[in-house]
Context: one part of a larger RNA
Molecule: small-subunit ribosomal RNA, central domain
Organism: uncultured bacterium
RNA sequence: CUGGGCGUAAAGCGCGCGUAGGCGGUUUGUUAAGUUGGAUGUGAAAGCCCUGGGCUCAACCUGGGAACUGCAUUCAAAACUGGCAGGCUAGAGUAUGGUAGAGGUAAGUGGAAUUCCGGGUGUAGCGGUGAAAUGCGUAGAUAUCCGGAGGAACAUCAGUGGCGAAGGCGGCUUACUGGACCAAUACUGACGCUGAGGUGCGAAAGCGUGGGGAGCAAACAGGAUUAGAUACCCUGGUAGUCCACGCCGUAAACGAUGAACACUAGUCGUCGGGAUGCUUGUCAUCUCGGUGAUGCACUUAACAGAUUAAGUGUUCCGCCUGGGGAGUACGGUCGCAAGAUUAAAACUC
Numbered sequence: 001c002u003g004g005g006c007g008u009a010a011a012g013c014g015c016g017c018g019u020a021g022g023c024g025g026u027u028u029g030u031u032a033a034g035u036u037g038g039a040u041g042u043g044a045a046a047g048c049c050c051u052g053g054g055c056u057c058a059a060c061c062u063g064g065g066a067a068c069u070g071c072a073u074u075c076a077a078a079a080c081u082g083g084c085a086g087g088c089u090a091g092a093g094u095a096u097g098g099u100a101g102a103g104g105u106a107a108g109u110g111g112a113a114u115u116c117c118g119g120g121u122g123u124a125g126c127g128g129u130g131a132a133a134u135g136c137g138u139a140g141a142u143a144u145c146c147g148g149a150g151g152a153a154c155a156u157c158a159g160u161g162g163c164g165a166a167g168g169c170g171g172c173u174u175a176c177u178g179g180a181c182c183a184a185u186a187c188u189g190a191c192g193c194u195g196a197g198g199u200g201c202g203a204a205a206g207c208g209u210g211g212g213g214a215g216c217a218a219a220c221a222g223g224a225u226u227a228g229a230u231a232c233c234c235u236g237g238u239a240g241u242c243c244a245c246g247c248c249g250u251a252a253a254c255g256a257u258g259a260a261c262a263c264u265a266g267u268c269g270u271c272g273g274g275a276u277g278c279u280u281g282u283c284a285u286c287u288c289g290g291u292g293a294u295g296c297a298c299u300u301a302a303c304a305g306a307u308u309a310a311g312u313g314u315u316c317c318g319c320c321u322g323g324g325g326a327g328u329a330c331g332g333u334c335g336c337a338a339g340a341u342u343a344a345a346a347c348u349c
Stems, first nucleotide, its partner, number of pairs: 004320003007303002012317001014201004021194003025088007033081002035077008049065006091191001092188005097182003103177007110154001115149007125136002162169002206247006215241002220236004258316006266294012278281001298305002322349003331342004
């Protein structure tokens, strides 16, 4: 280097964008770098191999040949790859018209509920549990009615529903804004795919500064339980949870399944479009795009997967190589820190 793999055994980067690189539709002409063929030169000798000869044979020595799969020069070929020039429209994209959507950002706003405050009614309990107690309450609680304050989350609708690259996104309204899909045309003319480095986004927790603080609640305190109980249960309760700006950069970041393209039985749903049909319907059929269930071929160690592949192929990237030591040490980079990232070895089984 080749050979094997990556849903669950070790192994798909959390997800985009994108540089270099790799790969790349169809057609005509040309070129001749790759490619193919011929020639010439070279490819030391020895050795190996073939075939002769010499030591009585052999080892050994020796003649000849082949080989040296390579390199250079030159002549030629032009199918394929590449280069150059010119076309094409099936990939990709743009325009026009529509459609659905918790996609994003900002501002405004609504009702229910919890808590607290003020007032009214009202009296001895309330609360909590397996049972209790701590706790609250005659300084009038709980309950109930009226008014007010404030923060956070948005019941029903709600759905193996929708949108987003992923993280994720759910009251309502407005403004700005990204993407997707459908139909019919017109246009550009390969503008494409992947993507080492790089760069951006990235739940929760955590960190910095300044706000906010209703409920919940690490830590903490008390009450129980218990042999003990640094827990599970109960009463409280601070960071935090919320907002703005800036960090952190990790998750069972999961479909434990990288991206793109092509092809490969059916059946039943569901979501968004479109077309056709008539019986105008909560309709039927067809079709495009999503999202599920079931199930042949095929794959798989099995489980299972099965047009949303884990099937059959092509291109590109990432990753794996026995368990432990260890995702650790050391060093580097990043970070305010916490730590993250890159990443061993001795030793041991």